Description
Transfer RNA from a Candidatus Uhrbacteria bacterium, 72 nucleotides, folded computationally. Rfam family: tRNA. By type it is a transfer RNA. About the family: Transfer RNA (tRNA) molecules are approximately 80 nucleotides in length.
[in-house]
Formats: sequence, structure tokens, C1' cells
RNA sequence: CGCGGGGUAGAGCAAUGGCAGCUCGCUGGGCCCAUAACCCAGAGGUUGCGGGUUCGAGUCCCGCCCCCGCAA
Repeated sequence: CGCGGGGUAGAGCAAUGGCAGCUCGCUGGGCCCAUAACCCAGAGGUUGCGGGUUCGAGUCCCGCCCCCGCAA
């Protein structure tokens, strides 16, 4: 170089082309003598980068970057 899979919140992952969400974590509050557990609420995203298609792109197309695997 070639082939395949992947990149989305701090971590792990979802998301028929149509409101970007879930679990854990984090923060605040409740409960408790107190802590854990439990309950409620909240913050946190230029969806790897750049273009294209489309009324509309995380999703489709092209190029590039990075990670994992296969083959050599």
C1' cells in the first nucleotide's frame, strides 16, 4: 500500500434522512444521628476534520486524520 469495522457528553454505548438520547459518573437538593443505598432536579455535545447531495445529514456520497482487526 490492500480489505473490513469503528470515531457521538468524563466513561460505556443508542439514535427509519425529521426534537441528539440511555446507563454509569459529576453537581445541587431530599431522606438519614451520619454515610452508603434510594428518590428528585441540573450541568455537560462545533456527532474526528473538510467538502457534496437534500427542504432537512449523527445517518447518504467524496477526500483526509486517528483507533482496532484481517491479509501481506